Annotation:
RNAcentral holds the sequence, with entries from ENA. Predicted 3D model of a 75-nucleotide RNA (transfer RNA) from Candidatus Uhrbacteria bacterium RIFCSPHIGHO2_02_FULL_47_29. It matches the Rfam family "tRNA". The family's RNA type in Rfam is transfer RNA. The organism belongs to Candidatus Uhriibacteriota, within Bacteria.

RNA sequence: GCGCGUGUAGCUCAGUGGUAGAGCGCGUCGCUGAUAACGACGAGGUCCUUGGUCCGAUUCCAAGUACGCGCACCC
Numbered sequence: 001g002c003g004c005g006u007g008u009a010g011c012u013c014a015g016u017g018g019u020a021g022a023g024c025g026c027g028u029c030g031c032u033g034a035u036a037a038c039g040a041c042g043a044g045g046u047c048c049u050u051g052g053u054c055c056g057a058u059u060c061c062a063a064g065u066a067c068g069c070g071c072a073c074c075c
Stems, first nucleotide, its partner, number of pairs: 001071007010024004018055001026042005048064005
């Protein structure tokens, strides 16, 4: 340099053109002599960025960017 893939909650990931979710983690309460476990409730997100299409974009399109993989080139 070329091609492909991935970017969504603190972590691991789902999701789909029409209000953004799960597990774990975190907080409060319950339970306990006290923890753990368990139960209830809750907080936490500019869905990588910019632009485009659309009545409406996390989702579709383009460019950029970070990371990963493969190939090529140079040393």